[in-house]
RNA sequence: GGAUGGGAUUCUGGAGAAGCCCGCCCUCGCGGCGGGGGCCGAAGGGGCAAGGCGCGCACGCGCUUAAUCUCUCAGGCAAAAGGACAGAAGCAAUGAC
Numbered sequence: 001g002g003a004u005g006g007g008a009u010u011c012u013g014g015a016g017a018a019g020c021c022c023g024c025c026c027u028c029g030c031g032g033c034g035g036g037g038g039c040c041g042a043a044g045g046g047g048c049a050a051g052g053c054g055c056g057c058a059c060g061c062g063c064u065u066a067a068u069c070u071c072u073c074a075g076g077c078a079a080a081a082g083g084a085c086a087g088a089a090g091c092a093a094u095g096a097c
Base pairs, nucleotide, nucleotide: 001097007091009089010088011087012086013085020036021035022034023033024032025031038077039076040075044073045071046070047069051064052063053062054061055060
């Protein structure tokens, strides 16, 4: 000098599902509190397949272990906000060669 993968920051794109029902309060608002059953998955969180490891091998069991799969605890169901993920920019490290 510099590949690569990851990190934080900024910008851009970014889905799904009731603006549900009942009661009370209210500054009468698509508002607040409480309750009800319904729905969504892409913040976060939980679950596991192959593989790997262990029990000497097989069988079986245990441990480990992924996702946009799955669950729906949390969150969400007009817009706004949020938003996994993707792209771009420069930044600080890293440092194959």
About this RNA: Predicted 3D model of a 97-nucleotide RNA (Glycine riboswitch aptamer). Its mean pLDDT, the model's own confidence on a scale to 100, is 79. The sequence was found by an Rfam model in a public genome assembly.